This is a predicted structure of a 110-nucleotide RNA (c-di-GMP-I riboswitch aptamer) from Alkalibaculum sporogenes. Of the family's consensus pairs, 100% are formed in the model. Rfam family: c-di-GMP-I riboswitch aptamer. Its family is annotated with cyclic-di-GMP binding in the Gene Ontology. The organism belongs to Alkalibaculum, within Bacteria.
[in-house]
RNA sequence: AAAAGAUAAAGGCAAACUUAUCGAAAGGUAAGGACGCAAAGCAAGAGUCUAAAGUCUAUAUAAUUGCUGUUAAAAGUAAUUGUAUUUACAAUGAUAGUCAAGCCACCAGA
Numbered sequence: 001a002a003a004a005g006a007u008a009a010a011g012g013c014a015a016a017c018u019u020a021u022c023g024a025a026a027g028g029u030a031a032g033g034a035c036g037c038a039a040a041g042c043a044a045g046a047g048u049c050u051a052a053a054g055u056c057u058a059u060a061u062a063a064u065u066g067c068u069g070u071u072a073a074a075a076g077u078a079a080u081u082g083u084a085u086u087u088a089c090a091a092u093g094a095u096a097g098u099c100a101a102g103c104c105a106c107c108a109g110a
Base pairs, nucleotide, nucleotide: 005107012037013036017032018031019030020029021028022027035097041103042102045099046098047095048094049093054089055088058085059084060083061082062081063080064079065078066077067076068075
């Protein structure tokens, strides 16, 4: 220096769940808590999750304009625009405890 990861020792991380908080959501952060982990350290290439902006579908509703109608209205109808709900697409959001490759690192017997 390389390989090698133990029924050992030191030190480390922390799933589910709970509380608080941030976020539209997925999810994050902090505290508690341990199912597990030898890279469960870093970092979003693939996968996966979410679907805010945007585009699209449908319904409701309001306004404007045209037409029908009327003495005038009411009313009907079409188009456009706005709002609410909704359908599908959608990452610039998230995930490293899904996978691959890369980088860095504690301890250590045979």